c-di-GMP-I riboswitch aptamer from a Nitriliruptoraceae bacterium, 89 nucleotides, folded computationally.
[in-house]
């Protein structure tokens, strides 16, 4: 120095919840917080999960209701890819 690994330190991120904003929703952004995280940094490629505006189908009969669907999301569900701080064993 590199790979692997994860003790310590400096620091970092931020669940729930609260406020404001975006969105049909799921969810997201900013601020606070601190459940946790050694990649809880980035990428929806594979699986999984969430949602269903539009669309389609059915019912209804003009007000709607039900079902299906990702083209919308989740990287803090798992795998994979890319990049990275520190340095004990």
């Nucleotide at each position: 120095c590199u790979c692997a690994c994860g003790a310590a330190a400096c620091g970092g991120c931020a669940c729930c919840c609260c406020g404001c904003c975006c969105g049909a929703a799921a969810g997201g952004g900013c601020g606070g917080u601190c459940c946790g995280c050694a990649a809880a940094g980035c990428c929806a490629c594979g699986g999984g999960c969430c949602u269903a505006c539009c669309g389609c189908c059915g019912c209804a009969c003009c007000a709607g209701c039900g079902g299906c669907c990702a083209c919308g999301g989740c990287a803090g569900c798992c795998g994979g890819g890319c990049c990275a701080c520190c340095g004990a064993a």
It matches the Rfam family "c-di-GMP-I riboswitch aptamer". Rfam's curators write: GEMM was predicted in a large-scale screen for bacterial structured RNA regulatory elements. The model forms 100% of the base pairs in the Rfam consensus.